Predicted 3D model of a 124-nucleotide RNA (SAM riboswitch aptamer (S box leader)). Model confidence (mean pLDDT): 79 of 100. Rfam family: SAM riboswitch aptamer (S box leader). Its family is annotated with regulation of gene expression in the Gene Ontology.
[in-house]
Parts: sequence; C1' cells; structure tokens
RNA sequence: AUGUUAUCAAGAAAGGUGGAGGGAUUAGACCCGUUGAAGCCUUAGCAACCCUCAAGCAAUUGAGAAGGUGCUAAAUUCUACUUGAAGAAGCCAUUCAUUUAUCGCUAAUUUGGAUAGAUAACUC
Repeated sequence: AUGUUAUCAAGAAAGGUGGAGGGAUUAGACCCGUUGAAGCCUUAGCAACCCUCAAGCAAUUGAGAAGGUGCUAAAUUCUACUUGAAGAAGCCAUUCAUUUAUCGCUAAUUUGGAUAGAUAACUC
C1' cells in the first nucleotide's frame, strides 16, 4: 500500500528534549500554542481490538490486564455531499373578504445516510 469487518459524543498526563507551529487533507469557522506548538525520549494512566480465563453446541455473556497495538484538549473540534425522515418560521394559491386548515415553494434546526479520515483484526 489492497480489500473486508467492527468501532469512533465515554475514558485517561506528568517529566526531559526541542524551539514555532498545531488541531489528517482542501475551503471556511472556531480553538490550542513562547505561562513553550509539532517531533523524539522516559515514566504513568485509559480502554479492552488482538489476547488470557470461565460459562455456552453456537451466537454470545462475564471476569482479567502479563504480552501486541491504540489512545491520553474540544464529537473524527464544527460545517461542506444528500430526489432520505422530521421541521420553527416565511411566501404564494384556493376565498367576495378575514381567520383556521390544507396543497405547493423557500427553509433555520434536529436526525439518518453517503464520502473522506483514524484505530484494530484479518487479508492481497
């Protein structure tokens, strides 16, 4: 690096080094940063994917944390795509007129999905 499956609003930081950027990418917004960013090292922690143990025909459930990864600001920081669902509010029409209701249009917002990404396990 290819593909498949699962998860992604929970959780968990100190020290050393370093010296200006960082939050994946593009754009916008917002935020973190000389009261010290990224990177690297050490130690600690979180979680439970692989793993270990027990139950079970199995699906699965419960317990654990030695080992392999991962992670330890903000939802994957938020938005972007959508003949999907709901929908505040507005406009138009129907009417002699007004109000209500309804159809249609626009639509804040909420939610689902897609795309992209991250991580794990398997795979080429």